Predicted 3D model of a 72-nucleotide RNA (transfer RNA) from Microbacterium sp. 13-71-7. The coordinates come from a structure-prediction model, not an experiment, and the mean pLDDT is 85. The sequence is in RNAcentral, with records from ENA.
RNA sequence: CGCUCCGUAGCCAAGCGGUAUGGCGCCUCGCUCAUAACGAGGAGAGCGCAGGUUCGAGUCCUGCCGGAGCGA
Numbered sequence: 001c002g003c004u005c006c007g008u009a010g011c012c013a014a015g016c017g018g019u020a021u022g023g024c025g026c027c028u029c030g031c032u033c034a035u036a037a038c039g040a041g042g043a044g045a046g047c048g049c050a051g052g053u054u055c056g057a058g059u060c061c062u063g064c065c066g067g068a069g070c071g072a
Stems, first nucleotide, its partner, number of pairs: 001071007010024004018055001026042005048064005
């Protein structure tokens, strides 16, 4: 310098252009002598940043930033 992949909640992931989904964790309640486990409910992200396309973008396009890998 070039190419490929990745970036979504505290953590890990899903998400074929149309309300952002799950697991772990967290909070409350139930159960228990109590804790754990188990059951019920709840809070928490607008998707790395900036533009573009579109009626509508996490999703498509461009540039940048960060990470991983490959080539030179």